[in-house]
RNA sequence: GCCAACAUAGCACAGUGGUUAGUGCAUCUGUUUCGUAAACAGAAGGUCGCGAGUUCGAAUCUCGUUGUUGGCU
Numbered sequence: 001g002c003c004a005a006c007a008u009a010g011c012a013c014a015g016u017g018g019u020u021a022g023u024g025c026a027u028c029u030g031u032u033u034c035g036u037a038a039a040c041a042g043a044a045g046g047u048c049g050c051g052a053g054u055u056c057g058a059a060u061c062u063c064g065u066u067g068u069u070g071g072c073u
Base pairs, nucleotide, nucleotide: 001072002071003070004069005068006067007066010025011024012023013022018056027043028042029041030040031039049065050064051063052062053061
């Protein structure tokens, strides 16, 4: 220098154009217990890396850009 994949909650990930963006773990609150843990119930937490475009509608498609990983020279 070229090519590809990935970027979504604190962490690990799902979600291949359509009703409110979800799951597990973690965190907080409550129930239970003499108490803790476990279990159960609930809550909070997201400008979907960034910018633009296409579309009635974009996390999803297109272009650019940043970062990470891998491959080629």
This is a predicted structure of a 73-nucleotide RNA (transfer RNA) from Mesoflavibacter sp. Rfam family: tRNA. It is annotated as a transfer RNA. From the family's description: Transfer RNA (tRNA) molecules are approximately 80 nucleotides in length.